RNAcentral holds the full RNA, with entries from Greengenes.
This is a predicted structure of a 513-nucleotide part of an RNA (small-subunit ribosomal RNA, 5' domain) from an uncultured bacterium.
Its mean pLDDT, the model's own confidence on a scale to 100, is 83.
Context: one part of a larger RNA
Parts: sequence; structure tokens; C1' cells
RNA sequence: GGACGAACGCUGGCGGCGUGCCUAACACAUGCAAGUCGAGCGAAGCGCAGGUGAUAGCUUGCUAUUAUUUGUGACUGAGCGGCGGACGGGUGAGUAACCCGUGGGUGAUCUACCUGGGAGACCGGGAUAACAGUUCGAAAGGGCUGCUAAUACCGGAUGAUGCCAUGAGCGCGAGUUGAUGGUCAAAGGCGUUAUCGUAGCGCUCUCAGAUGAGCCCGCGUCCCAUUAGUUAGUUGGUGGGGUAAUGGCCUACCAAGGCGACGAUGGGUAGCCGGUCUGAGAGGAUGGUCGGCCACACUGGGACUGAGACACGGCCCAGACUCCUACGGGAGGCAGCAGUGGGGAAUUUUGCGCAAUGGGGGCAACCCUGACGCAGCGACGCCGCGUGAGUGAAGAAGGCCUUCGGGUUGUAAAGCUCUGUCUGGGGGGAAGAUAGUGACGGUACCCCUGGAGGAAGCCCCGGCUAACUACGUGCCAGCAGCCGCGGUAAGACGUAGGGGGCGAGCGUUGUCC
Repeated sequence: GGACGAACGCUGGCGGCGUGCCUAACACAUGCAAGUCGAGCGAAGCGCAGGUGAUAGCUUGCUAUUAUUUGUGACUGAGCGGCGGACGGGUGAGUAACCCGUGGGUGAUCUACCUGGGAGACCGGGAUAACAGUUCGAAAGGGCUGCUAAUACCGGAUGAUGCCAUGAGCGCGAGUUGAUGGUCAAAGGCGUUAUCGUAGCGCUCUCAGAUGAGCCCGCGUCCCAUUAGUUAGUUGGUGGGGUAAUGGCCUACCAAGGCGACGAUGGGUAGCCGGUCUGAGAGGAUGGUCGGCCACACUGGGACUGAGACACGGCCCAGACUCCUACGGGAGGCAGCAGUGGGGAAUUUUGCGCAAUGGGGGCAACCCUGACGCAGCGACGCCGCGUGAGUGAAGAAGGCCUUCGGGUUGUAAAGCUCUGUCUGGGGGGAAGAUAGUGACGGUACCCCUGGAGGAAGCCCCGGCUAACUACGUGCCAGCAGCCGCGGUAAGACGUAGGGGGCGAGCGUUGUCC
């Protein structure tokens, strides 16, 4: 000198774009943050329309009530079922590791939804929730009996280039090609009036693609040797198990290996990278916001479901903590968005909207979305603008200094002539939106109008270093980054006048280069 997620002191007009718990991965009140589908299913309720029965009124064929039944619905909320809840969002605790980065391998693998190709969807069956009844419990929540449906579940049929076995060809190889035998599937819904359509939704099997993921390898990746030896599933083999898949991943047996001064093991510290800061570069430092990867979700452990999790707003167990309780037993997890307490030098609103972009569900209409888009707060940062412009010498007054002549503040002010950025008042008023739909927002922007009016401070002036005098003080009070100032004329302390620097900021502190 530059930089910062900064903080502190003094000061503070406006706008745009960014950015904001670095500390206690401390504890959390409250609200919201993941639902959706009635075009999979049965039942219930509600509304409407109609039929039937009963009762009442009577105008004798109408009205009202009630029961029952049929149809219907952009209706309602539970239940079964499907898809989604593994994404999106948060945090950086742990991790020195194939975690990450980079380059490869998978002849050792999986991949829902999506795309393309091929083939198919036949015949049956038994349950169960909801519901009803009953019962236990303070509650949370259950038990028993009975009924019912499906794109829920199950059996059979058919069946291939799929899978398994056998043997054959090719290939160094676990691969591939064809053959024989065995084996495995399905679900309907909707539309229009139909032995139909579905190129407008789905189902099953298979091949391929796309996307995503798993695993393996080379190289790179901090400090301490005042850590020198370390290892028993340890290192390798065989058989078996397990996985989508290789493998001590697991297990039984066998062998005795494996790693290490090219730093093993141990200890400390730390998420890694694209990047960022600095620097002429080499390098050094750093990893906040944004993007990629990883890890975690009160602490520890475990599996279930599923294409995918060992699963932030799922389940089970244990623990700590908080809450409810009828003392028997239960409930909870903000490192989601706001917000609270606490810690701290220090870090925001319990806002608006799904209008846009994107995501989930749905044929769709649409619903959900604290992702996101916006607004609010903070000079926290960067950038832009303003606080007026021109003229004006009797160089006014006042202040300060003075050798008392004057000098300086100083064209500075006043005065005169103007301007209208920002601002105040009034009016118009977007783009963002391909049909509809605008939170932002009556915002941006434009026009008219008023009026210099509402808008300047902070640090410094001994040398380094740009800027000097007076008074006060008297080694006191104080200053200070270094050298050093102050003990009676202090350009270094304090105040004033003057000056220098930067400017809505200026200084200080901290950290990095």
C1' cells in the first nucleotide's frame, strides 16, 4: 500500500447492486417449511333432482315434515391404494481419508420417472382398513367380533433375444455367439355410445438410450521425530456366506505374513475444490457469499420400506434434556424460514407472493412449495449522485496573530443574477406476461410545479509524512506506530486561530499478503 462476512469511536442526505451468528454442532415458546391424485377403491357426510311409503294441513292434488331409495356434484374430511417425502433447504461437528482434486478402469455393477424398439395383458381366488358393535385407557393409543372394495394381495395359463443348468465355437481372461432342457408376468381407468378408440392416461416382460449412482486404481493433498517402531482379520490362500457388484466385507481352515527414515504408528490441527486476497512473477495466505463433491441432522446404535436411505421435519432401542400425567404411562428434537433466551466486540423481519423461474402430485382444471421472486432492517461493502453555479473589494464586520505599520481568515460572506440533480406537492404510469395470471407497486420512469431552500464530517499538522502560530500547563496533566516529547518561552500535552488529507464518510483495532 492492498484486502475483509469485520468490530469500536465520532459523524451521517439519496440511489443501484451485493452482503449480514466468523462465538454455544448451546437450549428452544409460536407459526409456517411436503404433499398430491375422486380419471385406482369402498363407505360416510353435505347440496341438488327424481321415485315410493307414512304423518299433518287442506284449495283433492298441492305444500310441509320424516323415513327409504335412485341419480348426480370442479363439494367435505378420514381410510385403503399410487407417486412424491432419498429432491429442494440447512450446517461444518466429525474426517489427514480414494474424503476431495485430477486422470483412468468397471470383461466386477445398479438406475424409479423419461426416450426409442420388440412382445403381451387370458382364467380365477381369499382377505383387510374404512364402517358397525363391544371393550381397555387420564391421555397417547389399543384389543375383540362382524361386513366390504380396488391399479392392494395371491394362484393358474401363455411366454422371449430375459434368468438358471448342460455342453459347443470365438476370445489370454469372469466375456460373447448360437443350441437343448427347465423357469419367471400383467390392471385397470377414461372417452364417445361401443364386438370401438386411447398417437390423450396407465399395466407386464425384454433390448437399447439418457440421467443418476456404487466400487476400484495412478498422481496430488497441513504441523510435530521433544512420536520409531507398528499390525492379529493383521497379510495372503482355499471352501462357504453376503452384496446390484469386486474384495477379510464376513466366516471356517491353512500359511506367516503386511507396513516403516521415500517417515509407518502415534499426537495436534482441518471439511476438500472451482475460486478469493496479495504479489511484477514465483510464491504466500485463505476456502464467507455463488457453484461442484463429501459428511452430519439432540448423543450413540440399528435395521425396515423402497429404483434409490441406514433416511433433517420416517421407525425401533439406549442415553441426556424439556414437557404432559389420573403416577399406571406418554410426547418432543429449528445445523429449514422467521423469531426467543444464552454466549459474544458482533450479525436482520415472528413481512408479501406463488406473478416469474424451478420442483412434487394430477389427463387436466388445479393444489402444495419460508426453494425461489420481492419487500423490510444495518454506511457492512462496492459504485454513482448531491449538499449549489456565476458574479461580487469599501478586501465589510467578527475572530486570530502582530514588529502596532499591518497581516490573515478571504471571493470566503453579504449583495446581485441564475439553475433545479436529490428533495416537497400534483398528475400520468410500465417492461417483466407467447392465451389468462404482477407479490414487487401506483414501484421504476415521464410531465407540471415550489424553492438555495432540507443535506458535512472525520483524522492529522516534531521527523518518517502533506500541513504553524498563540495561549495554558510545567517530567504534572498528558501524547506515542518507531525515534521519542513534557522538569517556565513545548511547532510533539490541552485549547484557539490557521493549515494539510480524505470525504458520507473518517479514524482506531484485529487478521492476511